[in-house]
The part of an RNA shown here (small-subunit ribosomal RNA, central domain) has 349 nucleotides and comes from an uncultured prokaryote.
Context: one part of a larger RNA
RNA sequence: CUGGGCUUAAAGAGUUCGUAGGCGGUCCAGUAAGUGAGGUGUGAAAGCCCUCGGCUCAACCGAGGAAUUGCGCUUCAAACUACUUGGGUUGAGGAAGACAGAGGUGAGUGGAACUGAUGGUGGAGCGGUAAAUGCGUUGAUAUCAUCAGGAACACCGGUGGCGAAGGCGGCUCACUGGGUCUUUUCUGACGUUGAGGCACGAAAGCUAGGGGAGCGAACGGGAUUAGAUACCCCGGUAGUCCUAGCUGUAAACGAUGAGCACUAGUUCGAGGGGACUCUUACAUCCUCUCGGACGUAGCGAAAGUGUUAAGUGCUCCGCCUGGGGAGUAUGGUCGCAAGGCUGAAACUC
Numbered sequence: 001c002u003g004g005g006c007u008u009a010a011a012g013a014g015u016u017c018g019u020a021g022g023c024g025g026u027c028c029a030g031u032a033a034g035u036g037a038g039g040u041g042u043g044a045a046a047g048c049c050c051u052c053g054g055c056u057c058a059a060c061c062g063a064g065g066a067a068u069u070g071c072g073c074u075u076c077a078a079a080c081u082a083c084u085u086g087g088g089u090u091g092a093g094g095a096a097g098a099c100a101g102a103g104g105u106g107a108g109u110g111g112a113a114c115u116g117a118u119g120g121u122g123g124a125g126c127g128g129u130a131a132a133u134g135c136g137u138u139g140a141u142a143u144c145a146u147c148a149g150g151a152a153c154a155c156c157g158g159u160g161g162c163g164a165a166g167g168c169g170g171c172u173c174a175c176u177g178g179g180u181c182u183u184u185u186c187u188g189a190c191g192u193u194g195a196g197g198c199a200c201g202a203a204a205g206c207u208a209g210g211g212g213a214g215c216g217a218a219c220g221g222g223a224u225u226a227g228a229u230a231c232c233c234c235g236g237u238a239g240u241c242c243u244a245g246c247u248g249u250a251a252a253c254g255a256u257g258a259g260c261a262c263u264a265g266u267u268c269g270a271g272g273g274g275a276c277u278c279u280u281a282c283a284u285c286c287u288c289u290c291g292g293a294c295g296u297a298g299c300g301a302a303a304g305u306g307u308u309a310a311g312u313g314c315u316c317c318g319c320c321u322g323g324g325g326a327g328u329a330u331g332g333u334c335g336c337a338a339g340g341c342u343g344a345a346a347c348u349c
Stems, first nucleotide, its partner, number of pairs: 004320003007303002012317001014200002017197001021193003026087002029084003033081002035077008049065006091190001092187003095183005103176007110153001114149008125135002161168002205246006214240002219235004257316006265294011298305002322349003331342004
């Protein structure tokens, strides 16, 4: 070098975009760098191998051959790779028309509930899983009215939809990203992956300024208990919310990287288009895309998976190599910090 793997045994980076690099569809012509064939030069001798020969044999020695799989020069070939020129449309992208959607950002706005305040009715309890702490005659709980505030959006709501992932749910408006279908109208390989790199990235946390209804780490109290630094109850600060910045991690999960092609079906849901019916709708059938269930072959240690592959192949990237020590120490780097990224060894089983 080759050879094995990554759903659950160690192992897919949280996700996208993209630089270098790798890989790359079709046709004609050319070049000849790779590639193939021939010739030639060189590839020291000795050794190894083969055939002969010399010491009585052997070891040993001598002669000849082969080998030296390499490199240079040269001639030829042009299938493949590469390069050059030109063409084509299936990959990819653009256009036109149509469509679905909690995709994103900003602004406005609505009702239910909750809490508080004020006032009315009322008069002894309320609350709590048993109880107590707690609240209540300075009038609570309950009930009605008015006002204020913040946060979240019942029903619809659905193995429904959208998004690269994180994620996204009242309603309206503005701006805006992506997708699907139809027409085959245009460009003509413009593709794919992607070391570094940029960007995004739940919750918690941090900085500054606001906000603060409910909930609620910490904390206080009441219980429980042998104890109870808990589980339960009464309170309650940070936080949760907004704006601007930082952090960059999660069981960031489908524990399954991205792209392309091929390989039985059945069924359900979502979004388009077409045919049939002609007269719309419904129904039926066909087709493209997306989301599920079951399942054949195959695969798999099994569980399972099975056109959304974990099947059969190709391309590129990431990662793994016994358990512990340890995601620790050290160095570097990023961060305000918390800490993140990179990441050992001794020793031990």
Source information: Rfam family: Bacterial small subunit ribosomal RNA.